[in-house]
Molecule: c-di-GMP-I riboswitch aptamer
Organism: soil metagenome
RNA sequence: GAUAAGAGCAAACCCGUCGCGAGGCGGGGACGCAAAGCCGCGGGUCAGAGUUUUUUUUGACAGCCGGGCUGCCGAA
Numbered sequence: 001g002a003u004a005a006g007a008g009c010a011a012a013c014c015c016g017u018c019g020c021g022a023g024g025c026g027g028g029g030a031c032g033c034a035a036a037g038c039c040g041c042g043g044g045u046c047a048g049a050g051u052u053u054u055u056u057u058u059g060a061c062a063g064c065c066g067g068g069c070u071g072c073c074g075a076a
Stems, first nucleotide, its partner, number of pairs: 001073001008033002013028006031063001037069003041066003044061006
C1' cells in the first nucleotide's frame, strides 16, 4: 500500500460436537480483512461463582482498540 500479480483467511447463518455459560472445534457458507498470521502484556466487552457494603475471583473474545513477534509482493 497500487483498478498490480500470485496466494491466504473467513463474518452472519445452517449442521454436528464440547462447555453451567460467554464461547471453542469440525463441515458447509462469504460479510469483509494489507497481517482477519501468532501472543491474554495493557485497556475494553461478555460469561460463571461470590459479596449483598467496599470490593474479589475464575474464564471467554486476537474479526474491539493499543502493544510485541513473524510473513507474501513491490508501483507511487